[in-house]
RNA sequence: AGGAAAAUAGUUUAAUGGGUAGAAUAGUAGUUUCCAAAACUAUUGGUUAAGGGUUCAAGUCCCUUUUUUCCUG
Numbered sequence: 001a002g003g004a005a006a007a008u009a010g011u012u013u014a015a016u017g018g019g020u021a022g023a024a025u026a027g028u029a030g031u032u033u034c035c036a037a038a039a040c041u042a043u044u045g046g047u048u049a050a051g052g053g054u055u056c057a058a059g060u061c062c063c064u065u066u067u068u069u070c071c072u073g
Stems, first nucleotide, its partner, number of pairs: 001072007010025004019056001026044006049065005
């Protein structure tokens, strides 16, 4: 320099054909326990990397930028 992929909760990630953004873990509270751990219950937490476009409607489709990873030379 050319090509490809990825970016979603503190962390790991799902949503595959555009139609209410979910789970696990973590945090907080409770039950249990002599105390703690473990287990169980409830609950909190997201401007879906940034900007723009298409659409009644975008995490999803299109364009640009940023960051990271891989391949070729």